[in-house]
c-di-GMP-I riboswitch aptamer from Alkaliphilus serpentinus, 86 nucleotides, folded computationally. NCBI's taxonomy places the organism under Bacteria, Bacillati, Peptostreptococcales, Natronincolaceae, Alkaliphilus. Of the family's consensus pairs, 95% are formed in the model. Model confidence (mean pLDDT): 84 of 100. The sequence is in RNAcentral, with records from Rfam.
RNA sequence: AAUCAAAAAAGGCAAACUUAUCGAAAGGUAAGGACGCAAAGCCAAGGGCCUAAGAUAAUGAUUUAUUAAGGUAGCCGGUUGCUAAG
Numbered sequence: 001a002a003u004c005a006a007a008a009a010a011g012g013c014a015a016a017c018u019u020a021u022c023g024a025a026a027g028g029u030a031a032g033g034a035c036g037c038a039a040a041g042c043c044a045a046g047g048g049c050c051u052a053a054g055a056u057a058a059u060g061a062u063u064u065a066u067u068a069a070g071g072u073a074g075c076c077g078g079u080u081g082c083u084a085a086g
Base pairs, nucleotide, nucleotide: 004086012037013036017032018031019030020029021028022027035074041079042078043077046076047075048072049071050070054067055066056065057064058063
């Protein structure tokens, strides 16, 4: 110096759910609330997953199918980083 990483301390984040609000939805934001988290910090130009307003196709119509330009970082991945026995 690098990698793995127990325990402790200092602190950090905040699932479900509730309320308000934005959104077509998925989902986001704020407050409350803690299931958990050593990256649950950041990145949605890599993969996966969710949604399908609009568009396209089919249909006489209702409607159905496809599609991300919408989301998800608490799915994988990339990247930066606090403490630290061994």